[in-house]
RNA sequence: GGGCUCAUAGAUCAGUGGUAGAUCGUUCCCUUGGCAGGGGAAAGGCCGCGGGUUCAAAUCCCGCUGAGUCCA
Numbered sequence: 001g002g003g004c005u006c007a008u009a010g011a012u013c014a015g016u017g018g019u020a021g022a023u024c025g026u027u028c029c030c031u032u033g034g035c036a037g038g039g040g041a042a043a044g045g046c047c048g049c050g051g052g053u054u055c056a057a058a059u060c061c062c063g064c065u066g067a068g069u070c071c072a
Base pairs, nucleotide, nucleotide: 001071002070003069004068005067006066007065010024011023012022013021018055026042027041028040029039030038031037048064049063050062051061052060
């Protein structure tokens, strides 16, 4: 320098055009004499950044940034 993959909640990941979910974690409540365990609820992300297409973009297209991997 070139090819490919990835970037979404505190963490690990889903979601591939129609107002973003799961698990763990966190907080609160119930259960216990107390802890653990179990049950219930809540908070938490405008989806890496900038453009474009579309009635509508996390999703499609272009550029940039960062990470991984392969080739030279």